This is a predicted structure of a 73-nucleotide RNA (transfer RNA) from an Alphaproteobacteria bacterium.
NCBI's taxonomy places the organism under Bacteria, Pseudomonadati, Pseudomonadota, Alphaproteobacteria.
Rfam family: tRNA. By type it is a transfer RNA.
It was read from a public genome assembly.
The prediction has a mean pLDDT of 82.

RNA sequence: GGGGGUGUAGCUCAGUUGGGAGAGCGAUUGCUUUGCAAGCAAUAGGCCGUCGGUUCGACUCCGUCCACCUCCA
Numbered sequence: 001g002g003g004g005g006u007g008u009a010g011c012u013c014a015g016u017u018g019g020g021a022g023a024g025c026g027a028u029u030g031c032u033u034u035g036c037a038a039g040c041a042a043u044a045g046g047c048c049g050u051c052g053g054u055u056c057g058a059c060u061c062c063g064u065c066c067a068c069c070u071c072c073a
Base pairs, nucleotide, nucleotide: 001072002071003070004069005068006067007066010025011024012023013022019056027043028042029041030040031039049065051063052062053061
């Protein structure tokens, strides 16, 4: 330098006719316990990597750039 892949909550990841943003773990609070753990209940936590385009409507389709992984040279 060229090809391919990935980017969504603190972490690991789902998310297919394009219209609701989610799960597990973790965190916080409450209940329970002498206390801890476990258990139960609730709450918080997201500009869906950037910028632009298409569309009535974009995490989703198209382009660009950035970061990381991988293959070729």